[in-house]
A computed fold for an 87-nucleotide RNA from Sporomusa sp. An4, annotated as c-di-GMP-I riboswitch aptamer. NCBI's taxonomy places the organism under Bacteria, Bacillota, Negativicutes, Selenomonadales, Sporomusa. The sequence is in RNAcentral, with records from Rfam and Ribocentre.
RNA sequence: GAAUAAUAUAAGCAAACCUUCUGAAAGGAAGGGACGCAAAGCCAUGGGUCUAAAGAGGGUUAAAUCUAUGAUUGCCAGGUUGCACUU
Repeated sequence: GAAUAAUAUAAGCAAACCUUCUGAAAGGAAGGGACGCAAAGCCAUGGGUCUAAAGAGGGUUAAAUCUAUGAUUGCCAGGUUGCACUU
């Protein structure tokens, strides 16, 4: 440096849920807590999914509908960085 993922060591992250804060919402942050994860580290680049404040539109009292510039990397891919055994 490359390949590999059978096993082990040393570690790492943290689902649901609860509390507080934040956001129009989806969601996010902190603390607790562990469902799980060989990248469940990072990036919103491509696709998917979620939300609809503002806008459009419609109606009459503020409905339904459309739309991402918002979100999701623990939805899939891609890019990039890293730990360990063996060869």